[in-house]
RNA sequence: AAGCGCUCCGGGGUCGGUGCAAGUCCGAACCGGUGGUGACAGUCCACGAGCGCCGAAGCGGGUCCGCCCGGUUCGGGGUUGACCUGGUGCGAUCCCAGGACCGACGGUGAAAGUCCGGAUGGGAGGAAGCGCUG
Numbered sequence: 001a002a003g004c005g006c007u008c009c010g011g012g013g014u015c016g017g018u019g020c021a022a023g024u025c026c027g028a029a030c031c032g033g034u035g036g037u038g039a040c041a042g043u044c045c046a047c048g049a050g051c052g053c054c055g056a057a058g059c060g061g062g063u064c065c066g067c068c069c070g071g072u073u074c075g076g077g078g079u080u081g082a083c084c085u086g087g088u089g090c091g092a093u094c095c096c097a098g099g100a101c102c103g104a105c106g107g108u109g110a111a112a113g114u115c116c117g118g119a120u121g122g123g124a125g126g127a128a129g130c131g132c133u134g
Stems, first nucleotide, its partner, number of pairs: 003132005008126002014028004029114002031103002033047004042101002050079002053076005059070004083099005105117003
């Protein structure tokens, strides 16, 4: 050096109009996790979270002793949205110019990427510090 452990960090976004009522409709805006990629990415590849399935371990309760119900931890799959053109260049769906597009689940007098909620959560990962080994 690398490795392991601990500490810490680790998601952003609005105004107006209509209307009894909308931050949900209409108009115009605004926002963009993590790693990778010959070049800087919401749209390329992969991951995380969300949803769901399977297996293992273990716990609590019930039982007609056949099993049933409910959580927890670990592991493995599945599912999960969206981009083109031109230019520069060795090389760009990543830069520049232009025009587009996408955005989980539940709730909410009116339909949600932006409000409320699970979430003071979890997490892909990350800079530094400390310790151990070396």
A computed fold for a 134-nucleotide RNA from Curtobacterium sp. MCBD17_032, annotated as FMN riboswitch aptamer (RFN element). RNAcentral holds the sequence, with entries from Rfam. Rfam family: FMN riboswitch aptamer (RFN element). About the family: The RFN element is a highly conserved domain that is found frequently in the 5'-untranslated regions of prokaryotic mRNAs that encode for flavin mononucleotide (FMN) biosynthesis and transport proteins. Taxonomically the source falls in Curtobacterium (Bacteria, Bacillati, Actinomycetota, Micrococcales). Its mean pLDDT, the model's own confidence on a scale to 100, is 85.